[in-house]
RNA sequence: GCAAAGCCGAGCUAGGGUUCCGGCCGGAUCAAAAAUCCGGCGCUGGUCCGAGAGCUUCAGCCGCGCGGGAGACAUCCGCGCGGUCCACGGCGGGACAAAAGCCCGGGAGAG
Numbered sequence: 001g002c003a004a005a006g007c008c009g010a011g012c013u014a015g016g017g018u019u020c021c022g023g024c025c026g027g028a029u030c031a032a033a034a035a036u037c038c039g040g041c042g043c044u045g046g047u048c049c050g051a052g053a054g055c056u057u058c059a060g061c062c063g064c065g066c067g068g069g070a071g072a073c074a075u076c077c078g079c080g081c082g083g084u085c086c087a088c089g090g091c092g093g094g095a096c097a098a099a100a101g102c103c104c105g106g107g108a109g110a111g
């Protein structure tokens, strides 16, 4: 310097904001209140978004063994066990209502 693989999906969480719900504040309305409408505030929450380097799990793939069909091998189907390691990480930009550990990104960079 190059190549391959490091896996896909689902559920959840860390985390995130504000489209909706709720809450609070102000106003309109009302004799007053409630209800309704308008505006504002992320405000413990619900809906919502959500991890390569978080958790769980299905499937896939690999190895070994066993069983089935006439069958030594190959191939096919099923079952069981094991494996699927490692992983420091900006700035900036992007989408959705908006933000984020989401996407750019196992990037740039570092070791």
Base pairs, nucleotide, nucleotide: 009057010056011055012054015049016048020046021045022043023041024040025039026038027037028036060084061083062082063081064080065079066078067077068076086106088109092104093103094102

About this RNA
The RNA shown here (Guanidine-I riboswitch aptamer) has 111 nucleotides and comes from Acidiphilium cryptum JF-5. The sequence is in RNAcentral, with records from Rfam and Ribocentre. Its mean pLDDT, the model's own confidence on a scale to 100, is 79. The same sequence occurs in records of 2 taxa.